Source information:
This is a predicted structure of a 475-nucleotide part of an RNA (small-subunit ribosomal RNA, 3' major domain) from a Lachnospiraceae bacterium.
Context: one part of a larger RNA
């Protein structure tokens, strides 16, 4: 100099304490481990693998397994020949590519040929989700939004190096201030970037309706005043007062104010670590395969189940189930789409077609809230697996192997042992509501509002982190 201690001082972080929900127990769901298996393809494995790569496996996807077929090939360039095409339709065959027949049918021209295209052939070659992530590039994960990582000149030490950067006091900060053989810069910090929260202009339709008419309705005519909407702009800086402190930097009260001491949230991830991941996004060294480790297709398989483990959903009930009337969003997304009113059907949907490239139409019913009834603690009108039937939808096809409905079936479950997780406020619980993916297929993810709480004494332990200082037989 690291680095490491069950060495020492300070600090800080849902780290522990204080709370408020959960997971471990059931029932299903989805990932993984073992197993099975012809194959259940392949990666990802402490934190930092396990609803991870997959933002959607029936066929496609698809790498995997059986069979079946191809060999300049599904694509790419070059060379010889032939021949007018390709496309599109039809038909025979097959399980299906795959093989065969049929009709259809190119452009330019000096007519010598040339483009273009399809077929034949030879090989250069093409292909390989076949290894090696411990050969690599790129990208990401992690320690961590942690406050740290360094350099120039100088000085000091033989030298490795030190100093700076330590100390003294702050801060979310190596944040600022004082002091100091250091004096300065970089790379992070922070601020400039986006959203949000309060005003003010500007502008008024497809959005708004106070006042004036009009309607069933902002429906019309008007209006721009509020709300929105989207452009500029103003504000918050310890500016102001009092304290405290070294008169500093900052700390504690206070005013004013929509916000106050970083106002809330996001977007930014420093030197490095871990031969961390990732040759299966791509890209790429070497090695390997070449009638196959390469293509094409059918049918399976990735969906098995004796177990185990993670992540979730639903629940066990009355702060609740059901029924009846009947309120308030917000972000969105819509042309092979979104699909309105109406009609049929208990419903899932079916019909229908108006509107709408959408501040104008549509999806679109917000849900929980709040009324009013009902049931009275019971495996229940509490849960809904599970199965048995009749539907429906999507798609060439729902057996293996989708998703909805409606009637009946109603299984485990009466708050979960050890141990574990989140989460400091518009949050945690809770409630619905959309987007991507996408023919179809979320309890998954990504987003969007509604209701809307407890507790922080404190830092002694526990876990991770930062400075300083000690020990070392460690580098």
């Nucleotide at each position: 100099u690291g680095a490491c201690g069950g060495g020492g001082a300070c600090c800080c972080g849902c780290a522990c304490a204080a709370g408020c929900g959960g997971u471990g127990g059931a029932g299903c769901a989805u990932g993984u481990g073992g197993a099975u298996u012809a194959a259940u393809u392949c990666g990802a494995u402490g934190c930092a693998a396990c609803g991870c790569g997959a933002a959607g496996a029936a066929c496609c996807u698809u790498a995997c397994c059986u069979g079946g077929c191809c060999u300049u090939g599904a694509c790419a360039u070059c060379c010889g020949g032939a021949c007018g095409a390709c496309c599109g339709g039809g038909g025979c065959u097959u399980a299906a590519u795959c093989g065969c027949c049929c009709c259809u049918u190119c452009c330019c021209u000096u007519c010598g040929g040339g483009g273009c295209g399809u077929c034949c052939g030879a090989g250069a070659c093409a292909g390989g989700u076949g290894g090696u992530g411990c050969a690599u590039g790129g990208u990401u994960g992690u320690c961590g939004u942690c406050a740290g990582c360094u350099c120039g000149u100088g000085u000091c030490g033989u030298g490795a190096g030190a100093u700076g950067u330590u100390g003294g006091g702050u801060u979310a900060a190596g944040u600022c201030c004082c002091g100091c053989a250091a004096c300065g810069a970089g790379c992070g910090c922070a601020a400039c970037c986006c959203c949000u929260g309060u005003c003010c202009u500007u502008a008024g339709u497809a959005g708004c309706c106070a006042g004036c008419a009009u309607u069933u309705a902002g429906u019309u005519g008007g209006g721009g005043a509020c709300u929105c909407u989207a452009g500029g702009g103003a504000g918050a800086c310890u500016g102001c007062c009092g304290g405290g402190g070294a008169u500093a930097a900052c700390c504690c009260g206070g005013a004013g104010g929509a916000a106050g001491g970083c106002g809330g949230g996001g977007a930014u991830g420093a030197u490095g670590u871990c031969a961390a991941a990732u040759c299966a996004u791509c890209a790429u060294g070497c090695c390997c395969c070449u009638u196959a480790u390469g293509g094409c297709c059918a049918g399976g398989g990735c969906u098995u189940c004796a177990c185990a483990c993670g992540u979730g959903c639903u629940a066990c009930a009355a702060u609740g189930g059901c029924g009846c009337a009947a309120a308030c969003a917000a972000a969105g997304g819509g042309a092979u789409g979104c699909u309105a009113a109406g009609c049929g059907g208990c419903g899932a949907c079916g019909u229908g077609g108006a509107g709408c490239a959408a501040a104008u139409c549509c999806c679109a019913a917000a849900a929980a809230a709040a009324g009013c009834g009902u049931c009275u603690c019971a495996g229940u009108u509490c849960g809904g697996a599970u199965u048995g039937u009749a539907g429906g939808c999507u798609g060439c096809a729902a057996c293996c192997c989708g998703c909805c409905u409606g009637c009946a079936u109603g299984a485990a479950g009466c708050c979960g042992g050890a141990a574990u997780c989140g989460c400091u406020a518009g949050u945690a619980a809770u409630c619905g509501c959309g987007g991507a993916u996408c023919a179809g297929a979320a309890u998954g993810c990504c987003g969007c509002g509604g209701u809307g709480a407890a507790u922080a004494c404190g830092u002694u332990c526990c876990c991770g982190g930062g400075u300083c200082u000690u020990g070392u037989a460690c580098a």
Its Rfam family is "Bacterial small subunit ribosomal RNA". Rfam links the family to the GO terms structural constituent of ribosome and ribosome.